[in-house]
RNA sequence: AGCCCCUUAGUGUAGCGGUCCAUCAUACGAGGUUCUGGUCCUCGUGACCUCGGUUCAAAUCCGAGAGGGGCUA
Numbered sequence: 001a002g003c004c005c006c007u008u009a010g011u012g013u014a015g016c017g018g019u020c021c022a023u024c025a026u027a028c029g030a031g032g033u034u035c036u037g038g039u040c041c042u043c044g045u046g047a048c049c050u051c052g053g054u055u056c057a058a059a060u061c062c063g064a065g066a067g068g069g070g071c072u073a
Base pairs, nucleotide, nucleotide: 001072002071003070004069005068006067007066010026011025012024018056027045028044029043030042031041032040049065050064051063052062053061
């Protein structure tokens, strides 16, 4: 330098154009249970890498950029 892949809560993930509040687990907070702790149960907090485009509607499709990984030279 060229090509390919990835980027979603603190962490790991689901999503494949359409709803209500973006899923689940974990973490964290509150409550219940317990003599205390742990386990378990309930509730809550918290995220679409950035910009632009297409569309009635974009996490999802397109383009550019950023970051990470791989292959070739």

Transfer RNA from a Methanobacteriota archaeon, 73 nucleotides, folded computationally. Taxonomically the source falls in Methanobacteriota (Archaea, Methanobacteriati). It matches the Rfam family "tRNA". Rfam links the family to the GO term triplet codon-amino acid adaptor activity. Rfam classes the family as a transfer RNA. The RNAcentral record of the sequence draws on ENA. The prediction has a mean pLDDT of 81.